[in-house]
RNA sequence: GAGUCGGCCAGGCGGCCGCGUGCCGGGCGCUUCGGCGUACCGGCCCGAGGAACGUCCGGACUCCACCGGGCACGGUGCUGGGUAACACCCAGUCGGGGCGACCCGCAGGAAAGUGCCACAGAGAACAGACCGCCGAUGGCGGGACCGGUCUCCGGAGCGGCCCCGCACAGGUAAGGGUGAAACGGUGCGGUAAGAGCGCACCAGCGCCCGGGGCGACCCGGGCGGCUCGGCAAACCCCAUCGGGAGCAAGGCCACGCAGGGGGAGGGCGGCCCGUCCGCAGACACCCCCGGGUCGGCCGCUGGAGCCGGCGGGCAACCGCCGGCCGAGAGGGAUGGCCGCCACCGACGGUUCUCCGGAACCGUCGGGACAGAAUCCGGCGUACGACCGACUC
RNA sequence: GCCGGAGUAGCUCAGCUGGUAGAGCAGCUGAUUUGUAAUCAGCUGGUCGGGGGUUCGAUUCCCUUCUCCGGCU
Numbered sequence: 001g002a003g004u005c006g007g008c009c010a011g012g013c014g015g016c017c018g019c020g021u022g023c024c025g026g027g028c029g030c031u032u033c034g035g036c037g038u039a040c041c042g043g044c045c046c047g048a049g050g051a052a053c054g055u056c057c058g059g060a061c062u063c064c065a066c067c068g069g070g071c072a073c074g075g076u077g078c079u080g081g082g083u084a085a086c087a088c089c090c091a092g093u094c095g096g097g098g099c100g101a102c103c104c105g106c107a108g109g110a111a112a113g114u115g116c117c118a119c120a121g122a123g124a125a126c127a128g129a130c131c132g133c134c135g136a137u138g139g140c141g142g143g144a145c146c147g148g149u150c151u152c153c154g155g156a157g158c159g160g161c162c163c164c165g166c167a168c169a170g171g172u173a174a175g176g177g178u179g180a181a182a183c184g185g186u187g188c189g190g191u192a193a194g195a196g197c198g199c200a201c202c203a204g205c206g207c208c209c210g211g212g213g214c215g216a217c218c219c220g221g222g223c224g225g226c227u228c229g230g231c232a233a234a235c236c237c238c239a240u241c242g243g244g245a246g247c248a249a250g251g252c253c254a255c256g257c258a259g260g261g262g263g264a265g266g267g268c269g270g271c272c273c274g275u276c277c278g279c280a281g282a283c284a285c286c287c288c289c290g291g292g293u294c295g296g297c298c299g300c301u302g303g304a305g306c307c308g309g310c311g312g313g314c315a316a317c318c319g320c321c322g323g324c325c326g327a328g329a330g331g332g333a334u335g336g337c338c339g340c341c342a343c344c345g346a347c348g349g350u351u352c353u354c355c356g357g358a359a360c361c362g363u364c365g366g367g368a369c370a371g372a373a374u375c376c377g378g379c380g381u382a383c384g385a386c387c388g389a390c391u392c
Numbered sequence: 393g394c395c396g397g398a399g400u401a402g403c404u405c406a407g408c409u410g411g412u413a414g415a416g417c418a419g420c421u422g423a424u425u426u427g428u429a430a431u432c433a434g435c436u437g438g439u440c441g442g443g444g445g446u447u448c449g450a451u452u453c454c455c456u457u458c459u460c461c462g463g464c465u
Base pairs, nucleotide, nucleotide: 001392002391003390004389005388006387007386009384011341012340013339014338015337016336017335019047020046022044023043024042025041026040027038028037029036030035049369053380054379056378057377058376059375060374061246062245063244064243073242074241075240076239077238078092079091080090081089082088093107094105095104096103097102108237109236113235114234115231116230117229130176131175132172133171134170137169138168139166140165141164142163143162145160146159147158149156150155184202185201186200187199188198189197203227204226205224206223207222208221209220210219211218212217250298251297252296253295260289261288262287263286265283267279268278269277270276271274305324306323307322308321309320310319311318312317343366344365345364346363347362348361349360350359351358352357393464394463395462396461397460398459399458402417403416404415405414411448419435420434421433422432423431441457442456443455444454445453
């Protein structure tokens, strides 16, 4: 100088002014004299965060639904552990990246099935003959020899065997070329040419055995020519988890020249004229009932809580003991000014100097990201400074 | 506060069981016309909101983030 990992803080003290909840005292109002209310006054305690943020996961809590199980749908996905739970955390395994400290991984199954693999290329998944190679075997053409037949004795045709040519059928995946990917790699044998066709070694896969580990998996040995492409952040299969909604959940009290139901009264009719029966629906007043708007209250903050010590565990975390109380609004508080100190930067001066700079003094400037709203555990994102360990 | 949805050309939208992105309007050029409009032919124009991952390959699949819109008292 470049970088990796971890920890910690979120400037401190004082003064003045201001804000919010709660408690105490007073003032004012109401009162059934017990208290209650209050946009008033004073005092005291407390008063944002590591992310309060995004609302991406997981829970607590509340209401609704529900016998149990399955299907569908959605989430998760190496192993073991932690936890109330998780997609989080810790420890490991495997794979990948980096010279390294170290980091990253949605990391089950592709020989259960379906689907996709553009362009290029002959062929893209039980592969495929474009060039090239061969043409063993069959075919076509030519030639030598042998056998027997016919003959006008020159030959003609048939069969067999050998050689040469063609590249028609065909064989061939070693080579060229295309592609992200071409059906193991190297060598020897083998072949007409070739090819795991055979062999040796190597790589992978499957099965078996032995050893280590709770396990993922690792180490060693043997067998099988088995060589089987990739994609599941495509459908799917397997394992496992999940009922739905969310504090604007939900509960309580309830203003009224709002309204509903019932009773009684009043109205009309009947008769055996009364503490009777029936009818109608509008109605002032009276009584009872339940619902519910404005609004108010609860939910509401003491909790998977924080701090310290000891113990268990590699760790995440857990257990025990002791101590502490640290916001709870509802137009929504937690702020402003000044002084001093500390820190950072710029400029100027003095001193020292190994001429790189360092120390001190003075002046000026600066201090991020962002703010609770039911609560908690994570993740992700934003952001200022400091400290420690380690690597090159 | 709690819960949903959408970002693609200058504008409005397609395309999303992955294969190199289109339509209409707008703009430019030419033709037609005496000229303009309309019409016809052609052309231009895209970090598919940003970043990362899976894959040979991402507008599309996954994660994260930004912006905008809507619902619930």